[in-house]
RNA sequence: GCCAUACGCACGGGGCGCCCGUCGGGAUGGCGGGCUGAGAAGCACCCGAAGAACCUGAUCCGGCUCGUACCGGCGGAGGGAUGCGACCAAUGGCUAGC
Numbered sequence: 001g002c003c004a005u006a007c008g009c010a011c012g013g014g015g016c017g018c019c020c021g022u023c024g025g026g027a028u029g030g031c032g033g034g035c036u037g038a039g040a041a042g043c044a045c046c047c048g049a050a051g052a053a054c055c056u057g058a059u060c061c062g063g064c065u066c067g068u069a070c071c072g073g074c075g076g077a078g079g080g081a082u083g084c085g086a087c088c089a090a091u092g093g094c095u096a097g098c
Base pairs, nucleotide, nucleotide: 001094002093003092004091005090007085008084009083010082011048012047013046014045016042017035018034019033020032021031022030023029054079055078056077060073061072062071063070
């Protein structure tokens, strides 16, 4: 000196389950309550390549449990969504000079 992160703006990606009660002829439906979680339909939350946000395998396998909560495996397996601006204090990387 440059790049990245952290920051801002815009854009994009993603998930929303389980249990109980009640209504109902019944539903994968309505309403109410509870559990876990960042979030269980929120003008919210999480994530955007240093990508376990999330999806697939998977109605998977083992353990534990009241439980689909929790732990491990599968597994660094296969997929998976970015541009601009600002900063140069900090951290990391690269480079040049003395």